Predicted 3D model of a 305-nucleotide RNA (Bacterial RNase P class A) from a Chloroflexota bacterium. The model forms 97% of the base pairs in the Rfam consensus. Rfam family: Bacterial RNase P class A. Rfam classes the family as a ribozyme. The coordinates come from a structure-prediction model, not an experiment, and the mean pLDDT is 79.
RNA sequence: CGAGCAGGCCGGAUGGUCGCGGCGCCCGAAAGGGCGUCGAGGAAGUUCCGGGCUCCGCAGGGCAAGGUAGCGGGUAACGCCCGCCCGCCGUGAGGCGAGGACCAGCGCCACAGUGACGAACCGGCGUGAGCCGGGUGAAACGCGGCAAGCUCUACCUGGAGCAAGAUCGAGCAGGGAACGAUGGCGUGGCCCGCGCCGUUCCCGGGUGGAUCGCCAGAGGCGGGGGGUGACCCUCGCCCUAGAUGGAUGACCAUCUCCGGCCUCGUGCCGAAGACAGAACCCGGGCUACAGGCCUGCCUCGGCGC
Numbered sequence: 001c002g003a004g005c006a007g008g009c010c011g012g013a014u015g016g017u018c019g020c021g022g023c024g025c026c027c028g029a030a031a032g033g034g035c036g037u038c039g040a041g042g043a044a045g046u047u048c049c050g051g052g053c054u055c056c057g058c059a060g061g062g063c064a065a066g067g068u069a070g071c072g073g074g075u076a077a078c079g080c081c082c083g084c085c086c087g088c089c090g091u092g093a094g095g096c097g098a099g100g101a102c103c104a105g106c107g108c109c110a111c112a113g114u115g116a117c118g119a120a121c122c123g124g125c126g127u128g129a130g131c132c133g134g135g136u137g138a139a140a141c142g143c144g145g146c147a148a149g150c151u152c153u154a155c156c157u158g159g160a161g162c163a164a165g166a167u168c169g170a171g172c173a174g175g176g177a178a179c180g181a182u183g184g185c186g187u188g189g190c191c192c193g194c195g196c197c198g199u200u201c202c203c204g205g206g207u208g209g210a211u212c213g214c215c216a217g218a219g220g221c222g223g224g225g226g227g228u229g230a231c232c233c234u235c236g237c238c239c240u241a242g243a244u245g246g247a248u249g250a251c252c253a254u255c256u257c258c259g260g261c262c263u264c265g266u267g268c269c270g271a272a273g274a275c276a277g278a279a280c281c282c283g284g285g286c287u288a289c290a291g292g293c294c295u296g297c298c299u300c301g302g303c304g305c
Base pairs, nucleotide, nucleotide: 001301002300003299004298005296006295007294008293009292010291012255013254014253015252016251017250018249020039021038022037023036024035025034026033027032041275045286046285048284049283050282051281052280053161054160055159056158060192061191062190063189065157066156067155068154069153070084071083072082073081074080085099086097087096088095089094100152101151105150106149107146108145109144121134122133123132124131125130165212166211167210168209174203175202176201177200178199179198183197184196185195186194219238220237221236222235223234224233225232226231256272257273258270259269260268261267
């Protein structure tokens, strides 16, 4: 100097004008107005996982079903993350993981070959069982392979979900059928237990409005300490969307980044320029991402000393 590997970050800023949503204060009878303040992400995507939370008169016991799978640690928890072992890939830094059991049982193993599970060709030895050799093949007297084949073992798992659910308001109109205590119903299926006394289906009518849930959290930022690390402990500071046909946009100026052009100048042009928009919240995985930056007693190659 080049090419990589691992980790992290940015992906505009300032001022002004107009226009949006929440909250607070003020004016106004009200409509509305004024001032202040806050206002999309690292993935908000995917719905692949784990939870918090809400409801269910079983949510108790069990079967079935599903998930995970080396050892240890982290975490609220996980199928996630960290460390180590083993296996595979890579020159390497590193990356990936299908990682328990094949003598519990069943099943499958292409082509070649006589033959791939008690089947079987040729030659030699042997009374025989059988032994030795030859061809093929990864593998041939079999304690071979496959369990990301069924299965077995160990551990884990109630169900449904914010369209959960709670409160208030408004309004109507019921009719028929089935089961019916030896019954019906009780948040996936089945059984037992327990509880309730009704339950289910079809036709029809009414309402579909308001408030809460709804953001103060397993929260964010910083200092110190412990640990190989994931992460943990401690101290201090901070409050940063809460919409509901669904808000955060447009313009101007300057700066900065990037791209292009050229007369190479503090020139000119450009749609801030990638992926992309919260809807209960949080942790993780996976996927997408123009351009740029930082870190490393990291790796490989080249050159020089």